[in-house]
RNA sequence: ACGCUGGCGGCAGGCUUAACACAUGCAAGUCGAACGCCCCUUCGGGGGAGUGGCAGACGGGUGAGUAACGCGUGGGAAUUUACCUUAAGGUACGGAAUAACCCAGGGAAACUUGGACUAAUACCGUAUGUGCCCUUUGAUUAUAGUGAUUUCGGGGGAAAGAUUUAUCGCCAUAUGAUCGGCCCGCGUUAGAUUAGCUAGUUGGUAGGGUAAUGGCCUACCAAGGCGACGAUCUAUAGGUGGUCUGAGAGGAUGAUCACCCACACUGGGACUGAGACACGGCCCAGACUCCUACGGGAGGCAGCAGUGAGGAAUCUUGGACAAUGGAGGAAACUCUGAUCCAGCCAUGCCGCGUGAAUGAUGAAGGCCUUAGGGUUGUAAAAUUCUUUCAGCAGGGAAGAUAAUGACGGUACCUGCAAAAGAAGCCCCGGCUAACUCCGUGCCAGCAGCCGCGGUAAUACGGAGGGGGCUAGCGUUGUUCGGAAUUACUGGGCGUAAAGCGUACGUAGGCGGAUUGAUAAGUCAGAGGUGAAAUCCCAGGGCUCAACCUUGGAACUGCCUUUGAAACUGUCAGUCUAGAGUUCAGGAGAGGUGAGCGGAAUUCCGAGUGUAGAGGUGAAAUUCGUAGAUAUUCGGAGGAACACCAGAGGGGCGAAGGCGGCUUCACUGGGCUCGAUACUGACGCUGAGGUGCGAAAGCGUGGGGAGCAAAUCAGGGAUUAGAUACCCCUGGGUAGUCCACGCCGUAAACGAUGGGAAGCUAGCCGUCCGGGCAGUCUUACUGUUCGGUGGCGCAGUUAACGCAUGAAGCAUCCCGCCUGGGGAGUACGGGCGCAAGAUUAAAACUCAAAGGAAUUGACGGGGGCCCGCACAAGCGGUGGAGCAUGUGGUUUAAUUCGAAGCAACGCGCAGAACCUUACCAGCCCUUGACAUCCCGAUCGCGGUGACCAGAGAUGGUUUCCUUCAGUUCGGCUGGAUCGGUGACAGGUGCUGCAUGGCUGUCGUCAGCUCGUGUCGUGAGAUGUUGGGUUAAGUCCCGCAACGAGCGCAACCCUCGCCCUUAGUUGCCAGCAUUAAGUUGGGCACUCUAGGGGGACUGCCGGUGAUAAGCCGAGAGGAAGGUGGGGAUGACGUCAAGUCCUCAUGGCCCUUAUGGGCUGGGCUACACACGUGCUACAAUGGCAGUGACAAUGGGCAGCGAGACCGCGAGGUUUAGCAAAUCCCAAAAAAACUGUUCAGUUCGGAUUGCACUCUGCAACUCGAGUGCAUGAAGUCGGAAUCGCUAGUAAUCGUGGAUCAGCUUGCCACGGUGAAUACGUUCCCGGGCCUUGUACACACCGCCCGUCACAUCAUGGGAGUUGGCUUUACCCGAAGGUAGUGCGCUAACCAGAAGGGGGCAGCGGACCACGGUGGG
Repeated sequence: ACGCUGGCGGCAGGCUUAACACAUGCAAGUCGAACGCCCCUUCGGGGGAGUGGCAGACGGGUGAGUAACGCGUGGGAAUUUACCUUAAGGUACGGAAUAACCCAGGGAAACUUGGACUAAUACCGUAUGUGCCCUUUGAUUAUAGUGAUUUCGGGGGAAAGAUUUAUCGCCAUAUGAUCGGCCCGCGUUAGAUUAGCUAGUUGGUAGGGUAAUGGCCUACCAAGGCGACGAUCUAUAGGUGGUCUGAGAGGAUGAUCACCCACACUGGGACUGAGACACGGCCCAGACUCCUACGGGAGGCAGCAGUGAGGAAUCUUGGACAAUGGAGGAAACUCUGAUCCAGCCAUGCCGCGUGAAUGAUGAAGGCCUUAGGGUUGUAAAAUUCUUUCAGCAGGGAAGAUAAUGACGGUACCUGCAAAAGAAGCCCCGGCUAACUCCGUGCCAGCAGCCGCGGUAAUACGGAGGGGGCUAGCGUUGUUCGGAAUUACUGGGCGUAAAGCGUACGUAGGCGGAUUGAUAAGUCAGAGGUGAAAUCCCAGGGCUCAACCUUGGAACUGCCUUUGAAACUGUCAGUCUAGAGUUCAGGAGAGGUGAGCGGAAUUCCGAGUGUAGAGGUGAAAUUCGUAGAUAUUCGGAGGAACACCAGAGGGGCGAAGGCGGCUUCACUGGGCUCGAUACUGACGCUGAGGUGCGAAAGCGUGGGGAGCAAAUCAGGGAUUAGAUACCCCUGGGUAGUCCACGCCGUAAACGAUGGGAAGCUAGCCGUCCGGGCAGUCUUACUGUUCGGUGGCGCAGUUAACGCAUGAAGCAUCCCGCCUGGGGAGUACGGGCGCAAGAUUAAAACUCAAAGGAAUUGACGGGGGCCCGCACAAGCGGUGGAGCAUGUGGUUUAAUUCGAAGCAACGCGCAGAACCUUACCAGCCCUUGACAUCCCGAUCGCGGUGACCAGAGAUGGUUUCCUUCAGUUCGGCUGGAUCGGUGACAGGUGCUGCAUGGCUGUCGUCAGCUCGUGUCGUGAGAUGUUGGGUUAAGUCCCGCAACGAGCGCAACCCUCGCCCUUAGUUGCCAGCAUUAAGUUGGGCACUCUAGGGGGACUGCCGGUGAUAAGCCGAGAGGAAGGUGGGGAUGACGUCAAGUCCUCAUGGCCCUUAUGGGCUGGGCUACACACGUGCUACAAUGGCAGUGACAAUGGGCAGCGAGACCGCGAGGUUUAGCAAAUCCCAAAAAAACUGUUCAGUUCGGAUUGCACUCUGCAACUCGAGUGCAUGAAGUCGGAAUCGCUAGUAAUCGUGGAUCAGCUUGCCACGGUGAAUACGUUCCCGGGCCUUGUACACACCGCCCGUCACAUCAUGGGAGUUGGCUUUACCCGAAGGUAGUGCGCUAACCAGAAGGGGGCAGCGGACCACGGUGGG
C1' cells in the first nucleotide's frame, strides 16, 4: 500500500511518485516619541498615502544540484560583526534640494512625463577630534624566521535630533558577547571494459582586488603540479547526530526531531545593506500561463490550507495570537499559516471494553457416526450480580502574573438507567499450532518451498469442528537476520568452482644472532573536546502504559601533554648458523655449433631370371611379356638413429623437453657430515614487467628420400542411400627437415604455486650419484647428504585417498574461486600478417548442475555354470479340406470377459427352448426371493375341464382335502390374500478401492533375520574365497557366530520280497463241466492292510587325510535325488478375475429390477491360432481272427432272442456291481487283391431314414444309397520330444435329454540321437564400466519447420549528457571617454572641483555552426 472487518481513549505520524503546473485566500511588517501634507473629530484624539528609520539575509519549505574542505571530527590565523554589554569621550556652525500636495499632459492598463511649492533623525559643506587610519625617524625586546612595544614629525577623516525635564537617540574609538567568512590534518559510494591528467595549470616577483589570506585577478619569470596508497573520467548520492537489524563485527538506511549545506520556474547578473548575489526585492535572457483597446503589460505555493496531474499511496481552502518565541515601537499596541490548538485517517505505539458468578433433561438445532453414541458444550436458555467504555444530567479546573484562555463547558468529579450499544480476520498436507463430512473429478482451482487435483482430496469449493492473533487480521513490497552463502572476527583451491605452462625480477609484503641510542607504531597517566535529543541505568509526572521529564553513565573517536622501552620500526656498531665466493672431486640423452658413421626406404644404371606381383576380413582399381615382383653389383639423395653393459618405476633440465659417436669447440645448472680462507643478512616471495615455452599454424628463402592432412582421381566394402566413418591404389600439394622471424596455446597433469636452518613412527627398493667409518678390501656392511619409486602408523579428508618428496602440524609471500546455463561468449581495449590469443560482462533462463561412494538394473564387458537353449536325431505346424477359437466386418442383437511369452479346442466338463447375461415385442411394480407392521380369511394345496391370448396372464368351473397349541379369550403360532412403508433386486460401473483364488519368472536356487564387527552414512560382512553338488548340497578357510523361509527328506504311486486275509478273485495237484461251471484248496496270480529293502553302506582309484567324484567293480528286483506325482521361498508384472463367491464406493428403483414369446450368441469378402483327416504300397480293401488296462451304470447299464442292409426297433434275463452289463479292444499277425487323382482321399450335394426331445426351419447327432471337391508331403518361418520317452493304435470318463476331431484318464506296439557348449534364447554366481533408477522398451545429441521472448551485429535514423574551436554578444558592474547636462563646495566670476545621462574595449548567460 491493498483485501475483509471495525467500539472508545491517549501519544505520535501523514506526497517515498512530477524540484510537475497552479485558481482563490492568507503567510512581513512596523514606527506620528524623525518629517511635511490631507481627511474626520465629542477637540481628548483618530485615520490615510508619501519622505525617513529599523526589519525584510530570521522564522517556514524542499533535497534538484553537489563525491566537494560539502559534511563529520580535531586544529589554525589574516578577518568582519546591525541590534546587545562595558569604558572613557563627543553631539559646534551652516547650506541646497526633493516626494507628498497642486497644476497640465500621455496611456486600455501597468504606469508615467513636464511645471511650480515644502519638511526632516533624508542630503551636503566647514570646524573640533583624546583615541582611530596612512606614512617617516629613533629606541627597547624576542625569534631559526615573520614580529611586539614605544617615540619625534607629516597627512586624512564624525555627529541628529525628538518629547518635555528626565529620558530616548546620534558620532568616533576600544572591549566583551553572539552570528559569520577563510585555511589545514584525518574520515567520507561504485567502476581500471576510465591510465594518464593539467596551461592560471604549479611556484616565484610586483601590483590590483577583498572585511581578510591566497593565481582570487593581471603583468613578467621559471617549468612545474597530481597519479597504481587510484589522478582524470563515468555513474550514483545532500552530509551528520541518528534509525532498523545483528551475540558482536558488520549490513542496510538518512521519514518525523536537531545541526550543517544547497536551492527557490530555468540560466546569468549585480544593487541596497552589518549581513544577500536575496523563496513572498531588482535587471536581462529562455520556457510556460494570464490580461490587452494589439500599441503593450503581469506572474512564479520546494510558506499554510487547497486544485489539477502523476501514482499502490499520504489530511481541513479550520480556530487563536491565550501561551512560547520573532519584527517594529518609549509604550499602549500592531503583525506573525512560526507556534499553540482543533478537524480527517486503525498509519504506528500504548491502554480499556464488548460482561461476571452459578448453571446438565449434558435441551433444541447443526455436524459426524461403527446407529450404540460422540461433538458443538457451561456454551446457550434460566437465576443472581456488576456498570468500565459509550449515553443522559449536574458540578467543573490547572495551563496566568493584577488583567487577558483559541483549546472548551475540555480533562476530571458526582448522580441516573439498562447486559443494555460494541468481533473480526487468517489458517488447519509437511515446514507449522490446528481434522472430519459433502461437492468436484488433471476440470474448477490452490501454491512461500516441496507439491495437491485424473471418482473414496485432512492440500480445490462449502459445512461442522479446531488452532492462532485480536480492533484488528491477512496479502504484497522493502531492509537486516538465519547465510561461516565474500569468511576482519569466520571459508576454500588433487577429483566438487578454484594453482598463472614455467622461470627471472621491479615496487610492495615478510625476514637470522647481538649491543647501544631513539620513541614512529605499542602501553599507561592527565587535560581539552566528542551540541542537544536518541540508546542504557536510577528516579519523578500524567489512574497504568505508550508519552513527557530530572540526574547519571555512555558516546568505543580526535587533539595536546607527561612517562615506560619488552616487541615491531628507525639510526649506529658487532657476529656467522641463512645466502654467496674460492679450491678439489665426481655423475649426467642439460644446451649450441661444426664434423663423422653404418643399416634401411626410394630413385637411377647394369646383370641374372620368368609370369605373375601388390593388396585385403574378402576383393578390385594398380604394376607386369615394352620383362615386373624376386635377386646381385654400382651410384644419387634426404630423413631418422636398430642392437648395446641392467633402455630401467634410470639420468639431466625451471618448464616445454632431451637418445648414433671414447670426435672437436663454446657453455648452463646441480651434488659432496670434502677442504681452506673470504664477504657479513647481501635473504624469501613477487602485483605490473621481461625471457623461455610441445604440436599445429603463418611469413621469407632453401631442401625434399620416406611418410603424409586438406583437396583430387579411381576402386572395394558398409548402407535404404553413404558425395562419410573402414580399406586399397595412383599422383603427391601444404607440412614434416634447415636458416631467420612470428604465434603463445595443450588433459602445458602430480589435474597438487614457491620458500625455510621448520616439526611429526617405520619398512623395502633404486640412481652400480657423492662422502665417511669398519671388515674377511675387484667386494660387503653400517651411517650420512642429494634425487627417484613402492607400502604403511599417527594425523587428515565428504569420501576416494594422502601420509618425512603430505592432501599432517605451524609460518611468509603470490595467484585464483563464490549455483548451473547464457559464456570463456558479446561489446570495448591493448597484442598478432592472419588464424586467433588475452582481458571479460549483461539481458534472459533453470532448481538444480557437480563430487565421492552405495544398492540394483543394464552392457553387441570379462570369468564360471545350468536348461530339449543350441547341436545330433525323430515327428509335426506353415500349403489342402473340414472342426474349433479369435480378429475384422455385418447385424435389431450377433451378450460379456481373456491380448507377447503368461489371450486365441481360453471362462464354455458340452448355446435348438432353458442356459442367456444380448435384441424386438407384450406384461408386473413392496415386486420371482428375505424380514418387520396393519387388516381380512382359515386356509393352503392338488386334480380335471372350458373361454380369450403368441405366451406370461386373466376369467369361469368340477372333485379331493378342511392347520397346530391353548390358560378356551379369535389368545398365541402357522399359512394365504389385500394394503402401507422401511426395503427387496441389479451378470449395472470401478480387478487402478479390495478379500479370496489363479497365471508367470520357476521347482530357478535363491530370499532374509538376530547379535557382533567395519563404515560419518547409504550400506557392507555373514551370503565372498578354494573345491564340490541337481541344489546357499556339503567340506575347508575366513570378523564373524547362529537362525529362518526355500533345496533335500518326511507324503502318494509304480518296480522286488515277506506277512495277514481269501469273495464276487485265483486253480498247482484231486474230482467235475460246454465253461473255475461245480466240489475242494488259498500254493500261485490278483486284491488291500502291515512290514522289509538302497545308505556312496562295501572294494579299488582320485582328491587336502575333507566334501565329493570315477569304476561295462562286487552284491542286488532296483545304484548313486531308482521312475512319476503332490509340494511353488522373498518377491515381480497396479498380470487375470466385481460375469463363481464375498465386498467398499458410485449408479438404476412403474426400471439398468421381474415374467413371457420369438430371434441372436451358429452371420461371412477376409486374416490368424489350435486341432482332425489326408495326399497313400511300412498303405487301402476283403477275409481269417489273437492279446489289455483305467473306468461308468437305477429317470441307469442293458445280456440273450426276434425284426431291419444299417442307424436302430420290439421284448426283458441279470446287475445298486472284483459276481451282471457297457465291452467289440485296435494296431499287430496270416491269406488274397491293387501304382492312379486310383479300390488313395473323403469334402460337398441329392434322395430316403433312425434317435433324443414340447419342439431338430433358423440350429443336433447318426444311418443307407448316390455324388466324389481340394489334396501327389507343403515358401519364408516355426513347434514338441532324451526312454517305456517320441511316434503310432485303440479304450474309458466328466459335462450331458440329445450332440466332441476338444479336455481328463487308460493301456497296446515301441524307436533314433546327444561330438560338445563357439553361437541363438532364458537363467544363476563373481567381477568391471555407467551420465540408467519408470532402471537400455533407459537416458540423450544435433540439424530442420513454425511461433514467441531476451540479447549481439546491422545500411542507417533519432534523442540526451559532456567537451572543443569559432560566431553572436542581453543585462551587469568595470577600464576608458564624457563641450549633452549639472543644486550644495571653491571662486580671481571666465570658470573649476565633483556628479549625471550618453558612448564604449575586454569579460560573460542564452543562442548558432563544425568536430576525421